[in-house]
Molecule: Glycine riboswitch aptamer
C1' cells in the first nucleotide's frame, strides 16, 4: 500500500400492448413495442509503439443490444463496511 474472492448493507431502467392456449395463476406459447448496471460487441481526444502514416495497442457508466431484462422475489453495474487470501 494496489489485487482478488467471501459475508453484511444499499442499488437504477424499461408495456394496463395484441393473438392464441389454458389446468384460470401476477400463468404458458407467439408476435410487436421498450431498457442497461451481469456477461459479451464496438472505438482513441489522449497515451504508447513506429522513421512515418489514414498504421498498430489500449478506456468506459459511452455505443450495440447477441445475451439478460420490462409486479414482486431472483439478478444486478457500482458504492460502504468487516474479516481472509496473497504479493
Nucleotide at each position: 500500500c494496489a489485487g482478488a474472492g467471501c459475508u453484511u448493507u444499499g442499488g437504477a431502467g424499461a408495456c394496463g400492448c395484441c393473438c392464441g392456449c389454458c389446468a384460470a395463476g401476477c400463468g404458458c406459447g407467439g408476435g410487436g413495442g421498450c431498457c442497461g448496471a451481469a456477461g459479451g460487441u464496438g472505438c482513441a481526444a489522449g497515451c504508447g509503439u513506429g522513421a512515418a502514416a489514414c498504421g498498430c495497442g489500449u478506456a468506459a457508466a459511452c455505443u450495440c443490444u447477441c445475451a439478460g431484462g420490462c409486479a414482486a422475489a431472483a439478478g444486478g453495474a457500482c458504492a460502504a463496511a468487516g474479516a481472509u487470501c496473497g504479493g